c-di-GMP-I riboswitch aptamer, 86 nucleotides, folded computationally.
The prediction has a mean pLDDT of 88.
The model forms 95% of the base pairs in the Rfam consensus.
[in-house]
RNA sequence: UAAUGAUAAAGGCAAACCAAGAGUAAUCUUGGGACGCAAAGCUACCUGCCCUUCAGUUAACGACGGAGGGUAGAGGGGUUGCCAAA
Repeated sequence: UAAUGAUAAAGGCAAACCAAGAGUAAUCUUGGGACGCAAAGCUACCUGCCCUUCAGUUAACGACGGAGGGUAGAGGGGUUGCCAAA
């Protein structure tokens, strides 16, 4: 340096759920709380998923298409980074 990842050390993050708040919604923020996590740090670039809306279609719902939003704890990519037993 690269790969790898302990019942190691020092620290870190925080699912469900609850409370308060924001949003039409998906979802987010703060506090509590820990299922888990070695990138569960950051980034919507690709795929997926979710929501809203528009138009055509449909008996209707849905699916498909356009636009906008969300999800980084679905996978990949990019980027930064702690520790070191085998």

It was read from a public genome assembly, where an Rfam model found it.